[in-house]
RNA sequence: GGGCGCAUAGCUCAGUUGGCUAGAGCACUACACUGAUAAUGUAGAGGUCCAUGGUUCGAGUCCAUGUGCGCCCA
Repeated sequence: GGGCGCAUAGCUCAGUUGGCUAGAGCACUACACUGAUAAUGUAGAGGUCCAUGGUUCGAGUCCAUGUGCGCCCA
């Protein structure tokens, strides 16, 4: 220098053919339970979906550029 893949909650990830309000597990907070913890149960909080722009009635999803990480070629 060329090519490919990934980026969604604190962590690991799902999200189908673009469609109503963005989800799961673990972790966290409160309560119940206990002599007290753990475990368990109930409830809750937590997101600019990497950034900018575009397409569209509508974008996490499609397109372009950039950034970061990883892999391959030279």

Predicted 3D model of a 74-nucleotide RNA (transfer RNA) from a Minisyncoccota bacterium. Rfam family: tRNA. By type it is a transfer RNA. Model confidence (mean pLDDT): 80 of 100.